[in-house]
């Protein structure tokens, strides 16, 4: 320098172009002498900027980090 893959709540994955959900976490609250376990409420995210489209996490372009492959 070419090409190729990821990118989503703290964490780790889902999600036909049509309300982002799922375990773990984390508050808080019930059990308990107390902890753990176990219920309930809650809580919190699409990598950035454009562009398509009546709607984009999904499709198109730049970019930007990280992986891989080739010079």
């Nucleotide at each position: 320098c070419g090409g190729g893959g990821u990118a989503u709540g703290g964490u780790g994955c889902a999600a036909c172009g049509g309300u982002a959900g799922c375990a773990c976490g984390a508050a808080c609250g019930g059990u308990u002498u107390g902890g753990g376990a176990c219920c309930g409420u809650u809580u919190g995210a699409u990598c950035u900027c454009g562009g398509u489209u009546c709607g984009a996490a999904u499709c198109c372009g730049a970019g930007u980090a990280c992986c891989c492959c080739g010079a």
Predicted 3D model of a 71-nucleotide RNA (transfer RNA) from a Candidatus Staskawiczbacteria bacterium. The sequence was found in a public genome assembly. Rfam family: tRNA. The family's RNA type in Rfam is transfer RNA. Its mean pLDDT, the model's own confidence on a scale to 100, is 82.